[in-house]
């Protein structure tokens, strides 16, 4: 230099043919149980603003297409693999 793959909450990892992002698990937080703890069970868990209802923002970064993009197109960055 060329080719291919990957990038999503704190974390592992889903998300159909473009149509409610974050299912499921780990971890965190609150509670139950216990003399206390562990284990177990229940609830909750992206961010910002708000007393709240709710609103806005959010899929590596920047653009584009579209009524609508994690998904399609273009450029770039990082990591992994292959070729030279």
């Nucleotide at each position: 230099g060329c080719c291919g793959g990957u990038g999503u909450g704190u974390u592992g990892g889903a998300a159909c043919u473009g149509g409610c992002a974050g299912a499921c698990g780990a971890g965190g937080c609150g509670g139950a149980c216990u003399c206390a703890a562990a284990a177990u069970c229940c609830g909750u868990u992206g961010g910002u603003a708000g007393c709240g209802a709710u609103a806005c923002c959010g899929u590596g970064c920047g653009g584009g297409u579209u009524c609508g993009a994690c998904c399609c197109c273009c450029g770039c960055c990082a990591c992994c693999g292959g070729c030279a």
Model confidence (mean pLDDT): 81 of 100. Predicted 3D model of an 84-nucleotide RNA (transfer RNA) from a Clostridia bacterium. The sequence was found in a public genome assembly. Rfam family: tRNA. By type it is a transfer RNA. Rfam links the family to the GO term triplet codon-amino acid adaptor activity.